[in-house]
Two RNAs folded together computationally: RNase P RNA and transfer RNA, 434 nucleotides in total.

Parts: sequence; C1' cells; structure tokens
RNA sequence: UAGGUUGGUCGGACGGUCGCGCUUCGCAUGUCGAAGCGAGGAAAGUCCGCGCUCCAUAGAGCACGGUGCUGGCUAACAGCCAGGCGUGGUAAUACGACGGCAAAGUGCCACAGAGAAGCGUAAUGCCCUGCAAGGGGCGAGGGUGAAACGGUGGCGUAAAAGGUCCACCAGCGUGUCCGGCGACGGCGCGGCUAGGCAAACCCCACCGGGAGCAAGGCCAAGCAGAAGCGAGGGACGGCUCGUCCCGUUAUGAGCUUCGGGUAGGCUGCACGAGACAGCAGGUAACUGUUGCCCUAGAGAGAUGACCGUCACUCUGCUUGCAGAGGACAAAACGCGGCUUACAGACCGACCUAGACA
RNA sequence: GGGCCCAUAGCUCAAUUGGUCAGAGUCCCCGGCUCAUAACCGGGUUGUUGCUGGUUCAAGUCCAGCUGGGCCCACCA
Repeated sequence: UAGGUUGGUCGGACGGUCGCGCUUCGCAUGUCGAAGCGAGGAAAGUCCGCGCUCCAUAGAGCACGGUGCUGGCUAACAGCCAGGCGUGGUAAUACGACGGCAAAGUGCCACAGAGAAGCGUAAUGCCCUGCAAGGGGCGAGGGUGAAACGGUGGCGUAAAAGGUCCACCAGCGUGUCCGGCGACGGCGCGGCUAGGCAAACCCCACCGGGAGCAAGGCCAAGCAGAAGCGAGGGACGGCUCGUCCCGUUAUGAGCUUCGGGUAGGCUGCACGAGACAGCAGGUAACUGUUGCCCUAGAGAGAUGACCGUCACUCUGCUUGCAGAGGACAAAACGCGGCUUACAGACCGACCUAGACA
Repeated sequence: GGGCCCAUAGCUCAAUUGGUCAGAGUCCCCGGCUCAUAACCGGGUUGUUGCUGGUUCAAGUCCAGCUGGGCCCACCA
C1' cells in the first nucleotide's frame, strides 16, 4: 500500500421560539405564572431466566416438559468466558441442538436394486470342470441407490476375498502407560470393521409447583338478586400420597349460567442483582472494595415541531456557493440475556500478500 | 400490559408413523341436453402448503426465527 477478519462506541451538537406530560412552589385560584425533570440500543418479539406478589416456609413419587462436549461465572438461564473436538478458510477467525444407535431395547430407511442390516444374498458377470445339459468356487468388476457390510496399492489365487498376508489411511475397542481438573490429545497393542436416522420412540445426567402487577394490599361509593348442580371442596394445568384450611344433612362450603352495581382514590412503583470512576484478584466472563451520583413513571394517553449557526452525506455547477437528506423504532412492575429491525459516523486489535528501511 | 390459539386451491375442509404426482366438495372454464336459462351429464384448470432457514436421502408433517389474523382478562354484592 492492497485485500480481509474481528471487537467496541455513537445514533448529530449548540442557541432561540412555540407546544405536550408530570412534580414542586407562588397567589391574583385559572384557558395562571415560575422552576425542575421527561425513552432506547434495541424501549420491539414475549423466546428464555430471575426478583417481587398471592396461593403450604412450595412437600414426596409418577407422568409431562426443558436442557445436553468440558471447566468456570452468575440470583438464574437455552446466557457469558476459557478450553476441547468437527467443518470451512493460506491465516486472522467463523459456524456447530456437539451425550448415547458397538457391548439396553424398539422402530424407520420410499423408488430402484440380488441384497437396506439377518453374516444374509447373486439377475449380469469372473474362474474351474464337462462335447453339452449340468456341477462346483467367488463376491473382485459392471449395475441400482442418498447410503452396498472399511479404503488405496501390493502379495496371494484357477478366479477371488482382511484373506487372524504386508504398507499407508479411516473408524472402533483396549492399557497398573504419558500429558491435562476435565472434555480430550499422544504412544503402544488388537484385523476388531460394527451402515444411517435420537430436531424417531427411548436410555442416561441435570433442571422445572401454579398463576401473573389487569399479581396483590388499603379505603370509599353503589346495587338485586334468580335458576341449576351440590357432599365434599380448595391450596390456580394431569394422577397418587402427605400436610393445612373451609364445609359435612342443609341457616348448605363450593361450582356453572343469567342478571345488578362501580368504571373512584392511595399503594405496589422507581435506591436498584443500579450508573460512573479508581484500586485489587482472575487469561477472561466476573468478583471484592473505595469514592461519587440519583436518572421518566402515566387517564393503558406526554416526551414534538419550526428557525438560525456549525458538523456529516449526496447532487449540481459559476470551486465556494445553492439545493436535498439523516435510519430502525418508541417506556407502562423491574432486572439479566437471546433473537429480530437499523441510514450512517468514529475508534481499536489482528491476519495475508507485496514493497521499502 | 399480560395470557392463549390459528394459517393447505377463490371458499370450506382432508392428507395414517416424514415417502413416490398434496386430494375432496364448491366456485370457475369447455362440451352436451334445452327455443333459452337453471338443474342434470361428461371433461378440465386451479397450490412458492403464510415467509425464511435448519435436521434428514426425502418436510404440509420435525425444529428454530419472522409475518399476518383471531380470542380472553378489572373490582363489589
């Protein structure tokens, strides 16, 4: 210099005018004034995981569901970090639902094909014998298929074949072996050759009680109950057990349907697994500690528009002016993630090739 | 805001354990019958299985992610 890989940050800035919402204050009490505050990296999808609330302090077993290489982080996770293995790439690196179909079992593999998993088979074919019919040997070649019972080359043989023949490769098993916490890797040995599918049932390991802030709590206002079922019901989806609560012959717990009333206030609800900076530990995710800051919270409803200057991009030419443009989208109990959408701008690290010093 | 469900021909629905060219009725088109229309008879067309990926030899079916649509919810007696 060219090409590439990857991580992070931002999502125009300042000033003015008008407008919207909330809070506080003021007094002239209202179409009032002043001050302060007022979206995001995804607020989104609601796909995971938690906190919180109610129901047992959330119990046991089965069923059902989820996760799935190893080690760590975390409140937890399907997340993150580090490592292993596989695949792609010269590399930086990217991607991976990545436990087990060989020593638990079952199932499926259409069509074609001799044969689709049972040491089973032979239409074409090869070899030996025979005049021929036939008999015997073989599974190498051709062929089918997504996949053909290890592959390539030799030796061997009548022709052949892992044929307990050889070399190399692939897979599998195995070891008082070596390295590693481990996944795994290395080395040696064994001709052991065993097909694929578990996002098929299933097995193994681990995890999971249910519902959700329209949860739940307090207050106020208002009304009208009726019918049916009912001895058991409830602890909010399935079954059994256990524990607790309500009811148990009707003054009837509870359930269903129809009808009536209220569409009010406060709380939950903004100090939190909180943001920023420094230091320490750790490869890192992360943790500890110190300092500092307080930052939306609704009526399911506000958070915007215009002008000026500057910056950026594009277009045009009179070359320093004119015109145009600025994405995705927007809180509603909160938080950690993932996924999806996104005009553009900036910063860092690394790899490859070439040139120069 | 939260919870749940659905998507196959123009319409209404099928499709068995993933399997060979996704079917049926209706609609539509053509021909027949009729003076003509309807009915009837015969024949035919119609599909990115909402979209995009993945697993698999093979996906309407299994698994993800998007898109569109639909349903439910408060308190009191």